[in-house]
Context: one part of a larger RNA
Molecule: large-subunit ribosomal RNA, domain II
Organism: Candidatus Pacearchaeota archaeon CG10_big_fil_rev_8_21_14_0_10_34_76
RNA sequence: GCCAAGGAGUUUAUCUACGUGGCGAGGUUAAAUUGAAGCCAUAGCGAAAGCGAGUAGGAAACUGCAUAAGUCACGUGGAUAAGACCCGAAGCCAGAUGAUCUAUUCGUGGACAGGCUGAAGUUUUCCGAAAGGAGAAUGGAGGGCCGAAGCAGUGUUAUGUGCAUGUACUUGUAUGAUCUGCGAAUAGGGGUGAAAAGCCAAUCUAAUCUGGCGAUGGCUGGUUCCUGUCGAAAUAUGCCUCAGUAUAGCCCUGGAUAGUUUGCUGGCGAGGUAAAGUACGGAUAGGGUUUGCAGGAUCGAAAGAUUACGGAACCCAUUCCAACUCUGAACUUGUCAGCUGCGUAUGCCAGGAGUGGCGGGCAGUGCGUAAGGUACUGUUCGAAGACCGGAACAACGGAGACCGGAGUUAAGGUCCCUAAAUAUAUGCUAAGUGUAACAAACUUUGUCGAGAACCUGAAACAGUGGGGAUGUAGGCCCAGAAGCAGCCAUCAUUUAAAGAAAGCGUAACAGCUCACCCAUCGAGGUUUUUGGCGGGGAAAAUGGACGGGGCUAAGCAUAUUACCGAUACUCCGGAGGCGCUCAUUAUGAGCGUUCUGGUAGGCAGGCGUGGAUUCUGCACAGAAGCUUUCUCGAAAGAGAGGGUGGAGCGGGAUCCAAUGAGAAUCUUGGU
Numbered sequence: 001g002c003c004a005a006g007g008a009g010u011u012u013a014u015c016u017a018c019g020u021g022g023c024g025a026g027g028u029u030a031a032a033u034u035g036a037a038g039c040c041a042u043a044g045c046g047a048a049a050g051c052g053a054g055u056a057g058g059a060a061a062c063u064g065c066a067u068a069a070g071u072c073a074c075g076u077g078g079a080u081a082a083g084a085c086c087c088g089a090a091g092c093c094a095g096a097u098g099a100u101c102u103a104u105u106c107g108u109g110g111a112c113a114g115g116c117u118g119a120a121g122u123u124u125u126c127c128g129a130a131a132g133g134a135g136a137a138u139g140g141a142g143g144g145c146c147g148a149a150g151c152a153g154u155g156u157u158a159u160g161u162g163c164a165u166g167u168a169c170u171u172g173u174a175u176g177a178u179c180u181g182c183g184a185a186u187a188g189g190g191g192u193g194a195a196a197a198g199c200c201a202a203u204c205u206a207a208u209c210u211g212g213c214g215a216u217g218g219c220u221g222g223u224u225c226c227u228g229u230c231g232a233a234a235u236a237u238g239c240c241u242c243a244g245u246a247u248a249g250c251c252c253u254g255g256a257u258a259g260u261u262u263g264c265u266g267g268c269g270a271g272g273u274a275a276a277g278u279a280c281g282g283a284u285a286g287g288g289u290u291u292g293c294a295g296g297a298u299c300g301a302a303a304g305a306u307u308a309c310g311g312a313a314c315c316c317a318u319u320c321c322a323a324c325u326c327u328g329a330a331c332u333u334g335u336c337a338g339c340u341g342c343g344u345a346u347g348c349c350a351g352g353a354g355u356g357g358c359g360g361g362c363a364g365u366g367c368g369u370a371a372g373g374u375a376c377u378g379u380u381c382g383a384a385g386a387c388c389g390g391a392a393c394a395a396c397g398g399a400g401a402c403c404g405g406a407g408u409u410a411a412g413g414u415c416c417c418u419a420a421a422u423a424u425a426u427g428c429u430a431a432g433u434g435u436a437a438c439a440a441a442c443u444u445u446g447u448c449g450a451g452a453a454c455c456u457g458a459a460a461c462a463g464u465g466g467g468g469a470u471g472u473a474g475g476c477c478c479a480g481a482a483g484c485a486g487c488c489a490u491c492a493u494u495u496a497a498a499g500a501a502a503g504c505g506u507a508a509c510a511g512c513u514c515a516c517c518c519a520u521c522g523a524g525g526u527u528u529u530u531g532g533c534g535g536g537g538a539a540a541a542u543g544g545a546c547g548g549g550g551c552u553a554a555g556c557a558u559a560u561u562a563c564c565g566a567u568a569c570u571c572c573g574g575a576g577g578c579g580c581u582c583a584u585u586a587u588g589a590g591c592g593u594u595c596u597g598g599u600a601g602g603c604a605g606g607c608g609u610g611g612a613u614u615c616u617g618c619a620c621a622g623a624a625g626c627u628u629u630c631u632c633g634a635a636a637g638a639g640a641g642g643g644u645g646g647a648g649c650g651g652g653a654u655c656c657a658a659u660g661a662g663a664a665u666c667u668u669g670g671u
Base pairs, nucleotide, nucleotide: 001671002670003669004668005667006666011082012081013080014079015078016077017076018075019074020073021072022071023070026040027039028038044051045050054065055064056063057062085222086221088219092212093211094210095209096208097207103186104185105184106183107182108181109180110179111178112176114146115145116144117142121138122137123136124135125134126133127132150173151172152171155169156168158167159166188204190200191199192198225606226605227604228603229602230601235248236247237246238245239244249355250354251352252351253350254349255348259342260341263339264338265337266336267335268334269333270332271331275327276325277324281321282320283319286316287315288314289313290312291311293310295309296307297306298305299304358382359381360380361379362378363377364376365375366374367373387398388397389396402574403573404572405571406570407569408568412564413563414562415549416548417547421561423560424559425558426557427556428555434551435550442536443535444534446533447532448531449530450529451528452527453526454525455524463520464519465518466517467516469493470492471491474488475487476486499514502513503512504511575596576595577593578592579591580590581589582588583587607660609657610656611655612654613653614652615651616650617649618648625644626643627642628641629640630639631638632637
């Protein structure tokens, strides 16, 4: 892992609602009978005295509560108390058991190959007056050195997981604070500890065992047959509240009642947003007028005067505002009326819940550079929604799935993969742009269209040939300054035209162009605005993605006609729910239906298992069980035949329950 078996809303008491039944102004007594007391009801109101179909408050008006149905039993839902659906803590307390492991201590024993070093002391020689010193011998100290046994456990993170720390190599110590045998001592908030919260029997920030104990768990997991019907919430408020819960909201069931208003129109109201505006508040920046006026500046000895600095006020024109408004929508909303819709809906009463972690799109906002961000409002979808499209893809587009069959469409598509147009018409694109979800400012003599202005056979624009001069090297400045460093001026002449020069150039000249003119040539040209489709801007890590192939349309734009395409729509047949009518009898028939997706959850009806009572059956001519084939039913399931098996087993009605298995790191067994 798999298989089998086991495995979770139970029981009692009280309360409450509903259902069924008995009796009823009364009802009611467990096991078996009888039966009083009692209990519930029969009168309430008030804090009470008390009054009483009324009473309390109030001066009163008036208001609150009350004014003829219960009770007992059974069943079901719910609540409370109990272990209370099941499994699951870490922990807390009590009493016991442990020092054969280990920590420390006590008593009594044991062990330490071999080698090295050579302290004190002693002897002796020499020196010295002595104290003492030097040398040589002797000696054998040491938590000394090397290194076996012994003890330890540094590194390899080698190897190993063997009923749980081993093994190998390497390493530390090895006469000592050494190691070790045996016997004893200290016990759980206690011991022991050269101190690591170490160790106290593979267990230690409080041992182990048993008990309190089914501790408690707002937390995790699990919770067993079928079908029908309706169908949520992830919000508000409070809470030592934020994983929870109470109340409200939203869902379901039952009951009574008669109306109700999603939408539209109109009347009367509410609102200050979007927009807009500058009348107020504030900001913005230009000009003007007035005023010496806080400050500054100049003049003045001072007084003071002036002011191209500045301040203040006003005027004209400029730009704005969540915390501006002279204005002001759409829209939202209150109430009344009408229309329309609905038809037991909305609302009410009673009972049962779940939810109170939400998420996405669109529209409008706050915060944030932004975010698949965060917090709101409205709506919609997912959650709890299948199907078709979007290559794939909870919430995007289409569309709300009772079952079977046939057809028609939606979104989206029609070259091939791949169902359906290699459709039609007119343009555009040349970038593989594009072919559904990948881009901006800016840039572009890419190309296609629509305008405007100007030039143009008295010859435009471009090209080519020629001219482009003179006073004069203008004056100044300068070493020089001659059109061309800089400053000033910028005239005049000859001309078809030619600047006291637009650029290059020289040290300064020179030189080359330009403006301007002539000739040649011969038909459009120059500038600008706007639109379509393009180009650049354009960078990510394996090679690579329009879904792919591929496509010059099979791309883009406009228009048109076919076809494909869903559980949508239509038709036919069937099942069920609900409503109405009829019949009757425990159900049926007919009609109607804009009914029949569904998580949590409510409600309803069934199937199966074990047992009890009663009625009635089957079986050695073969019961149960096991196995196989088929039939019936919407399903849980039921039945028939065959094989095996070899002795018991059903059906109807009513009742009772240790009553249904796939999950719980479920339990036990098997494999």